Model confidence (mean pLDDT): 81 of 100.
A computed fold for a 74-nucleotide RNA from an Alphaproteobacteria bacterium, annotated as transfer RNA.
Its Rfam family is "tRNA". From the family's description: Transfer RNA (tRNA) molecules are approximately 80 nucleotides in length. By type it is a transfer RNA.
The sequence was found in a public genome assembly.
The organism belongs to Alphaproteobacteria, within Bacteria.
Formats: sequence, structure tokens, C1' cells
RNA sequence: GGGUCUGUAGCUCAAUUGGUUAGAGCUAGCGGCUCAUAACCGCUCGGUUGGGGGUUCGAUUCCCUCCAGACCCA
Repeated sequence: GGGUCUGUAGCUCAAUUGGUUAGAGCUAGCGGCUCAUAACCGCUCGGUUGGGGGUUCGAUUCCCUCCAGACCCA
């Protein structure tokens, strides 16, 4: 330099060819249970979907560009 792929909650990951409110587990906080702690059960908090732009009535999803990372070729 060329090519492919990935980027979503503090962490690990979903989201059926674009559709009504973006979810799960873990962590954290609160409550229940217990003499108490752990475990277990319930609830809650937590997101500008990497940044910007475009297409569309509507974008996590499609297109362009940039940024970061992984791999392959040279």
C1' cells in the first nucleotide's frame, strides 16, 4: 500500500431480508430470606448503537467518509 471482518450498557453478547418501547447475563444499588454472611429470589439504575454525512415516512440494520482494533496478501 491492497483486501476481509469487527465496533451496541462498566464487562461479555443478542436484536429473523429496515418498522411501533434497543434487550439478556454478569457487575453495581435496594429489598426479601438468615442470628449474621454467602448462596438463592425479586426490583431498580445504566445506551448520543465508534464520530460525521446521505437514502427513506421510518436506520443498530442500507450507502459514503473518517477513527480504533483483528486477520490475510504484498